Glycine riboswitch aptamer from a Microbacteriaceae bacterium, 89 nucleotides, folded computationally. Its mean pLDDT, the model's own confidence on a scale to 100, is 76. It matches the Rfam family "Glycine riboswitch aptamer". From the family's description: This family represents the bacterial glycine riboswitch. RNAcentral holds the sequence, with entries from Ribocentre.
[in-house]
RNA sequence: CCACUCUGAAAAGUGGAAUGAAUUCUUAUUCCCGCCGACGGUGAAAGCGCCUCAGGGCGUGAAACUCUCAGGCCAAUGACAGAGGGGGA
Numbered sequence: 001c002c003a004c005u006c007u008g009a010a011a012a013g014u015g016g017a018a019u020g021a022a023u024u025c026u027u028a029u030u031c032c033c034g035c036c037g038a039c040g041g042u043g044a045a046a047g048c049g050c051c052u053c054a055g056g057g058c059g060u061g062a063a064a065c066u067c068u069c070a071g072g073c074c075a076a077u078g079a080c081a082g083a084g085g086g087g088g089a
Base pairs, nucleotide, nucleotide: 001087002086004084005083006082007081008080013033015032016031017030018029019028020027021026034073035072036071040069041067043065047060048059049058050057051056
């Protein structure tokens, strides 16, 4: 450094409509509105590189920041953290 195993581990809808299943309870899908950031993805300050006489331009440039494209708003999932035995340099 890599994956694997175990453990821990979030946010956000009692919204509206249509259709279907079921038939006191409920439930699935689609659409509209609202909302969330912690798989993934977008953006980027300093710095660095190149160009330019210079002002400056182009490229590169991390995150838990930013956007909310995807995803999500029961559970599951899950960034990340701890432990374990392996593999690689």